[in-house]
RNA sequence: GCUCCCAUAGCUCAACGGAUAGAGCACAAGCCUCCGGAGCUUGAGACAGAGGUUCAAUUCCUCUUGGGAGCA
Numbered sequence: 001g002c003u004c005c006c007a008u009a010g011c012u013c014a015a016c017g018g019a020u021a022g023a024g025c026a027c028a029a030g031c032c033u034c035c036g037g038a039g040c041u042u043g044a045g046a047c048a049g050a051g052g053u054u055c056a057a058u059u060c061c062u063c064u065u066g067g068g069a070g071c072a
Base pairs, nucleotide, nucleotide: 001071002070003069004068005067006066007065010025011024012023013022018055027043028042029041030040031039048064049063050062051061052060
């Protein structure tokens, strides 16, 4: 330099172009308990950035950024 893949919550992962973007762990509060780090309930928390297509974009297209792999 060229080609390909990936980017969603603190972490690991889901989500036919259409419902309020879900789950586990972690975190906070409450309950329970002699105690809580176990158990139960509730809660907060995310679509890498900018454009485009579309009635509608996490999803499709382009560019940028970051990460990974291959070739030279």